[in-house]
Molecule: SAM riboswitch aptamer (S box leader)
Organism: soil metagenome
RNA sequence: CUCAUCGAGACCGGCUGAGGGAAUAGGCCCGAAGAAGCCGGGGCAACCCGCGGAGCUAAACCACUCCGUGAAGGUGCCAACUCCUACGGCAGCCGAAAGGCUCGCCGGCAGAUGAG
Numbered sequence: 001c002u003c004a005u006c007g008a009g010a011c012c013g014g015c016u017g018a019g020g021g022a023a024u025a026g027g028c029c030c031g032a033a034g035a036a037g038c039c040g041g042g043g044c045a046a047c048c049c050g051c052g053g054a055g056c057u058a059a060a061c062c063a064c065u066c067c068g069u070g071a072a073g074g075u076g077c078c079a080a081c082u083c084c085u086a087c088g089g090c091a092g093c094c095g096a097a098a099g100g101c102u103c104g105c106c107g108g109c110a111g112a113u114g115a116g
Base pairs, nucleotide, nucleotide: 001116002115003114004113005112006111011041012040013039014038015037019030020029021028024086025085026084027083042078043077044076047074048073049070050069051068052067053066054065055064082110087107088106089105090104091102092101093100094099
């Protein structure tokens, strides 16, 4: 840089001791009933990987796509939608208007993870 995914799922022990939820800002949370970090164990998931099926084909192989399934290995992950918002559009409600509100919708930005 490209592609895919991001409302599901999954925690204990030891060391340690005050912060943490990526960054900036605002909000809202978590935290001495122990944050972050490190170590050990456990688990979740199924990206890579294996198997089966369907599509594709005149028929078939390969490739590709989709569906199902497995979990030894390589990663990843184990509060809250990626905790929420920020930029643009739309919807609904409130308001005379300015404007406000929403476990709202779509896209964008940023980010995370995997594969290349």